[in-house]
RNA sequence: AUUGAACGCUAGCGGCAAGCUUAACACAUGCAAGUCGAGCGGCUAACAUAAUAUAAUUGUAAUUUAUUAUUAUUAUAUUGAUGGCAAGCGGCGUACGGGUGAGUAAUAUCUGGGAAUCUGCCUUAUGAUGGGGGACAACUAUUGGAAACGAUAGCUAAUACCGCAUAAUAUCUUUAUAUCUUAAAAGAUUUUAGAUUAAAGUAGGGGAUCUUUUAAAAGACCUUAUGUCAUUAGAUGAGCCCAGACGAGAUUAGCUUGUAGGUGAGGUAAAAGCUACACCUAGGCAAUGAUCUCUAGCUGGUCUGAGAGGAUGGUCAGCCACAUUGGAACUGAGAUACGGUCCAAACUCCUAUGGGAGGCAGCAGUGGGGAAUAUUGCACAAUGGGGGAAACCCUGAUGCAGCUAUGUCGCGUGUGCGAUGAAGGUCUUUUGAUUGUAAAGCACUUUCAGCAUAGGAAGAAGUUAAUAUAACUAAUAAUUAUUAUUAAUUGACAUUACUUGCAGAAGAAGUACCGGCUAACUCCGUGCCAGCAGCCGCGGUAAUACGGAGGGUGCAAGCGUUAAUCGGAAUUAUUGGGCGUAAAGGGUGCGUAGGUGGUUUAUUAAGUCAAAUGUGAAAUUUUUAAGCUUAACUUAAAAACUGCAUUUGAAACUAAUAUACUAGAGUUUUAUAGAGGGGAGUAGAAUUUCAAGUGUAGCGGUGAAAUGCGUAGAUAUUUGAAAGAAUACCAGAGGCGAAGGCGACUCCCUGGGUAAUAACUGACACUGAGGCACGAAAGCUUGGGUAGCAAACAGGAUUAGAUACCCUGGUAGUCCAUGCUGUAAACGAUGUCAAUUUGAAGAAUGUAAAUAUUUUUUAAAUUUAUAUUUUUCGUAGCUAACGCGUUAAAUUGACCGCCUGGGAAGUACGACCGCAAGGUUAAAACUCAAAUGAAUUGACGGGGGCCCGCACAAGCGGUGGAGCAUGUGGUUUAAUUCGAUGCAACGCGAAAAACCUUACCUACUCUUGACAUUUAAAGUAAUAAAAUAGAGAUAUUUUAGUGCCUUGAAAAAGGAAUCUUUAAACAGGUGCUGCAUGGCUGUCGUCAGCUCGUGUUGUGAAAUGUUGGGUUAAGUCCUUUAACGAGCGCAACCCUUAUUCUUUGUUGCCAGCGUAAAGUCGGGAACUCAAAGAAAACUGCCAGUGAUUUAAAACUGGAGGAAGGUGAGGACGACGUCAAGUCAUCAUGGCCCUUAUGAGUAGGGCUACACACGUGCUACAAUGGUAUAUACAAAGAGAAGCGACUUCGCGAGAACAAGCAAAUCUCAAAAAGUAUAUCAUAGUCCGGAUUGGAGUCUGCAACUCGACUCUAUGAAGUAGGAAUCGCUAGUAAUCGUAGAUCAGCAUGCUACGGUGAAUAUGUUCUCGGGCCUUGUACACACCGCCCGUCACACCAUGGAAGUGAAUUGCAAAAGAAGCGAGAAAACUUAAUCAAGUAAAAUUGAAAAGAUCUUUCCACUUUGUGUUUCAUGACUGGGGUG
Repeated sequence: AUUGAACGCUAGCGGCAAGCUUAACACAUGCAAGUCGAGCGGCUAACAUAAUAUAAUUGUAAUUUAUUAUUAUUAUAUUGAUGGCAAGCGGCGUACGGGUGAGUAAUAUCUGGGAAUCUGCCUUAUGAUGGGGGACAACUAUUGGAAACGAUAGCUAAUACCGCAUAAUAUCUUUAUAUCUUAAAAGAUUUUAGAUUAAAGUAGGGGAUCUUUUAAAAGACCUUAUGUCAUUAGAUGAGCCCAGACGAGAUUAGCUUGUAGGUGAGGUAAAAGCUACACCUAGGCAAUGAUCUCUAGCUGGUCUGAGAGGAUGGUCAGCCACAUUGGAACUGAGAUACGGUCCAAACUCCUAUGGGAGGCAGCAGUGGGGAAUAUUGCACAAUGGGGGAAACCCUGAUGCAGCUAUGUCGCGUGUGCGAUGAAGGUCUUUUGAUUGUAAAGCACUUUCAGCAUAGGAAGAAGUUAAUAUAACUAAUAAUUAUUAUUAAUUGACAUUACUUGCAGAAGAAGUACCGGCUAACUCCGUGCCAGCAGCCGCGGUAAUACGGAGGGUGCAAGCGUUAAUCGGAAUUAUUGGGCGUAAAGGGUGCGUAGGUGGUUUAUUAAGUCAAAUGUGAAAUUUUUAAGCUUAACUUAAAAACUGCAUUUGAAACUAAUAUACUAGAGUUUUAUAGAGGGGAGUAGAAUUUCAAGUGUAGCGGUGAAAUGCGUAGAUAUUUGAAAGAAUACCAGAGGCGAAGGCGACUCCCUGGGUAAUAACUGACACUGAGGCACGAAAGCUUGGGUAGCAAACAGGAUUAGAUACCCUGGUAGUCCAUGCUGUAAACGAUGUCAAUUUGAAGAAUGUAAAUAUUUUUUAAAUUUAUAUUUUUCGUAGCUAACGCGUUAAAUUGACCGCCUGGGAAGUACGACCGCAAGGUUAAAACUCAAAUGAAUUGACGGGGGCCCGCACAAGCGGUGGAGCAUGUGGUUUAAUUCGAUGCAACGCGAAAAACCUUACCUACUCUUGACAUUUAAAGUAAUAAAAUAGAGAUAUUUUAGUGCCUUGAAAAAGGAAUCUUUAAACAGGUGCUGCAUGGCUGUCGUCAGCUCGUGUUGUGAAAUGUUGGGUUAAGUCCUUUAACGAGCGCAACCCUUAUUCUUUGUUGCCAGCGUAAAGUCGGGAACUCAAAGAAAACUGCCAGUGAUUUAAAACUGGAGGAAGGUGAGGACGACGUCAAGUCAUCAUGGCCCUUAUGAGUAGGGCUACACACGUGCUACAAUGGUAUAUACAAAGAGAAGCGACUUCGCGAGAACAAGCAAAUCUCAAAAAGUAUAUCAUAGUCCGGAUUGGAGUCUGCAACUCGACUCUAUGAAGUAGGAAUCGCUAGUAAUCGUAGAUCAGCAUGCUACGGUGAAUAUGUUCUCGGGCCUUGUACACACCGCCCGUCACACCAUGGAAGUGAAUUGCAAAAGAAGCGAGAAAACUUAAUCAAGUAAAAUUGAAAAGAUCUUUCCACUUUGUGUUUCAUGACUGGGGUG
């Protein structure tokens, strides 16, 4: 884009089209083919007319007063007289029209040819239409049957039927010195003679004459019309033949016996094996696909597509086939007959059970099937058809209407103005935005629909009648006329189209979508649920993707979904693809068919090209016009139909025939290299075995061992012998071969290659479906052989196991001969042949030339040129890239093979091959949305290289064992609040849980609230105090208190602030989400990295820079360099500390002077110290290394210096990683609670305790404990504070109280240390847990639950398993001091100083990290990915004893109806003939019928095969989860 569509939602109107795609399933009912009386006998049964008769009524007339005549109407009866006509005989039609698509892959269809034919009605032409005969229906009578339908006897007509006559340009036979065509056979024409064959009448009119007749009338006769017969030519229709085209399958490869052909015969309308007729020949078809199987009506056309193509064949049109299924003929011009016949079968119906009837794939309609497809309508008015002389009749053809949005076309659902941008809805940052000029409102219009008892076409041409005229005719009659005029009459549609009037915006919009593709976005609900989904995918609490809403977008009386076809798809590639690695080159060659093929000339004209003619139905499509208001639609014309056939022409190319050539190909000659092949023989080294000697305890083997061998003498060593297999060195991406493959030497046979030279053949060539041959290893057959090696197997090890890797043994096999097998990553993953296209460096083998050396000459060497083979690099070009690159994967040509998403599967089934193993050929169901290639960046590796770190190593001290402290888990509990969980949670948040803190629990209370802001109303100073009740919060009562501003004399009034009460907005939340967030923090890691701009390279992802060579703590620096620069990091700048100087000199200091108990004071400014400012260190200097010649960074050592290579320490943390931690510091989106998840109070809990873990403290003692004496710090803190001195207490402390907001006073005693004494290795004078008693302090309050003191008690513990932690110098270890928090509470944390070590050979290993490189099937990135079995569930499928069904072949049986053939004793018979009779009867003959036999044959049956489908216990693998 499209559709004969269906489904969902929705629906105003009209025009034009279309409408069982399924069950060729079954059908109730009605209709769909009749007509002709001008063919016939008949009939008035129905209808109409006429005549006659009778009756009644009415009118008129006459006479008469009740009769007659007559007219009209009605009724009845009679008459066939007229129009007519049910049934019958006869004619024509029923073979058309209408339906359907089952069958049919060719007896079809399409296109184009052809000759051996027929053809009713119609047209043309010629001639004829004479004269006879006998029947049968109808009908009548009798009669059978339920019915359908008959039977017998008798009567009768014809355009029914049958003889006779006539007869040709018909048919058959025939004559010829004939003519023409032809190679001939033969044919055509002309001509002579003979034979055979036909008919039907009817209707109209008519003057004279004739016949019949009593007459009226009828006929002859004339004429018109029509029919009939024979023949001729045509038209139409039909039959037959040929060629080409027209589906699939080779897992269908051979098929065929009337088969292929011939002669004769039969037969047909007609050619022909058409013929199971006779004879003869043995052919015919097939890889250009026969046969078989499956599927299918074909075409014009239709849909799609740029086209080429692909798909399709409904409506319309042409052809074919079929009519319940199968078979058959009859009639006829035509049928093997849809609404005919016969037979068989199935089914349905009727029945009196004896027997009958039926065929909607005609139109309607019913059931059924189905996702699904209409009314049991009107009319013959038109068009067409049948019959008829015609009127007319028939016509479910057709014309119309009805139903259906099924499609298509057109129209409408209103138009203009209208802002306060109304209300409502939705959203919202709460300001507004949007729906939205949309509505309302005002002013207009009235298509369409509606209403009207308004008007109103075209479709109608004809037909009949009359008149006139003409033709025909003897005729003025009749008849005819597509002549003229007049009159009458014909419409289903139709309440039509169309026009007019009326009223009123009145009656008329939906549907799908809104994540991307793809136009259109927000809110709410939901919470991997419900659901969506065409592909990607969406949904796990902020969903533009689900559902709803608002808004929007698209299309619109429709919109969407599903199904189907083509396109996009160059995704089967003719146009127009590919095969090194993505799917794809056959393992290799030889060669058949086929395809393709060098140069010259001539001819032909098959291909090719051109022109003409015929055909290519119409419709459709295209163009131009025209008609419906427009359009669709319809009509006309043109073009087109790209095709086929015939004729004529051209001759370049292809082809064919002939001719010539040598450039392709081949042959000869001379050389040449070689593991080319086959056969025979020979050789040496090694291994093993055997024999013998020497010799003694091991050998052998491994990561380490063991099995094994060995005192019966091994291994080792010496000598000899035997056997088999393979050929070291040479040996080389060296050589040879088609490939597989080929390796000692010699001989024999043999294939191919290459070079050079001259000659010869003359396109002999290339490729190659099938075919044939060769074809590693393993394997198989038979027979040998068997040293070594070695599947299987055995043993020993390894291991969780080890049917393995390792070891000891060891059989097939490996070897030879013979025959199979026919496959490999049979690889260059690259088919063969030919040509063209820059180069470099080699190697092998020839040839030619040159050079120099040696030599008598060859030979060998080097160089150059050339040819073949071969290796590496590389230009152009190609390639997705990798790469290929004169040996192409470049550019061209020829031929073959192969590919078309992954898996299932190179599998199943079938076939072929094979002894087997197996091989070749080779699917499908089902399943997935990927599978794959090349390259890129990362990450990873029990890959590689380089480097670093208390990472290991070297050391010191710990933890892990004990007791206690503290944190966590777990458990418990009313609650044990919450968070932190590998490193990077666990003396963490918490730098202080008795109350408070506090978030938890229990109980009691409050509800605009404990806290904030605002508004409104009412009241009131604020505030302070007391009492009572209560656990308290709280409640009640009482007392004190009257302030500030303005007005006012005062009283008082108003206002501000505060407080109380009420109401409303709101407060509040340590409630949830750290996976919605900000901020802050941890970690890799103080690791050296992380990036950018411009340029360049690449199709691109990306790369380069940032790599390489050195160097560094460092991407630090130097150097090289398609890169040049830059940024964040590193370093430096900052602080502390180490040295010195200057300045200042109190509260600090004191050398000298004075004083003196005391830096206490006078004094001093040197020193210490304090705190300000400076200096100093930079690889600066020297030597060496770097460094081979110019040259760097840097390194090593040295000098000097307080300090030396970042002096030491701190602060400082790149891009990023871990959805790391924190919503409980704080902030914050969303959600949740709102008399509670908020707030207050009391008590309890966070302190529990079988247990497990982390971090610490104290110890286990003599480097120690205890006692006494005694020395030396730093850095801090202090007013709700530090608190001296003095007194009291054993002590913790208490009392009093000076000083100090601090270099001044206080905390404050430093401790280890030193000296002396004691303890003597013990569970102790170690260790101090636990517990009793008594106290102190803080504090409303030490019960749960504080710290400390005194006294008594005196547990475990005697140095800590596996494992594990910290530390490299003022460090570890050890000793004490201070501070924060804090009423009180320190074994924790932070800071301070005292004493003060050991070790580092180094980078193999462990852990972590950095750079480069490599592999990768990983990218959530190795905590990745992922293979197979097993278990379970589901799905499709193969095998399978079989079973059931269908199909078709062969061999038979069977034999209805029927055509044909034959028989004939008996049966029947009108037409003709003969005999016979007065005439009949009767008899015979011919002929026919029935009968009988028979060929063929449908249904049906049997046997045996083929193929297909379904199913099958069990079973095999496969797929998905």
Small-subunit ribosomal RNA from gamma proteobacterium symbiont of Sipalinus gigas, 1521 nucleotides, folded computationally. Model confidence (mean pLDDT): 83 of 100. Rfam family: Bacterial small subunit ribosomal RNA. The RNAcentral record of the sequence draws on ENA and SILVA.